RNA sequence: CUUAUCCAGAGCAACGGAGGAAUGGGUCCUGUGAAGUUGCGGCAACCCCUCGGUGCGGCGUGAUCUGCGCUGUGCCCUGUACGGUGCCAAUUCCCGCGGUAAGAGAUCGGAUAUCUCUUAGCCGAAAGAUGAG
Numbered sequence: 001c002u003u004a005u006c007c008a009g010a011g012c013a014a015c016g017g018a019g020g021a022a023u024g025g026g027u028c029c030u031g032u033g034a035a036g037u038u039g040c041g042g043c044a045a046c047c048c049c050u051c052g053g054u055g056c057g058g059c060g061u062g063a064u065c066u067g068c069g070c071u072g073u074g075c076c077c078u079g080u081a082c083g084g085u086g087c088c089a090a091u092u093c094c095c096g097c098g099g100u101a102a103g104a105g106a107u108c109g110g111a112u113a114u115c116u117c118u119u120a121g122c123c124g125a126a127a128g129a130u131g132a133g
Stems, first nucleotide, its partner, number of pairs: 001133006011040005019029003023096004041088003046084002049079001052076010092127001097124004101119006
């Protein structure tokens, strides 16, 4: 940099000794012990492995096509949990940027339009995390 996923799930102990939840704000966690390290346990199923389906190729056989055999690869799907990672407070804890929806207000004689404010809503982006390349 590319791509997939991020409303599910799963913690005890020892050491340690004041912070932690990326960042700003909020709100939480924390001496009934934060971060970090280690041990053990667990969760999950990205990679690996695997059942089945399907698409596109390559090679061989062959005069050609079909067929058959071998093989590469994409997608979907089943299973497993030995191995490589990851993870085990709160939706990535919530908000931030854009759009939308609803409500309220300002302007106007009134309406439309416009502007402002609010929000346990919806869609997306950015940022971040993890895997694979």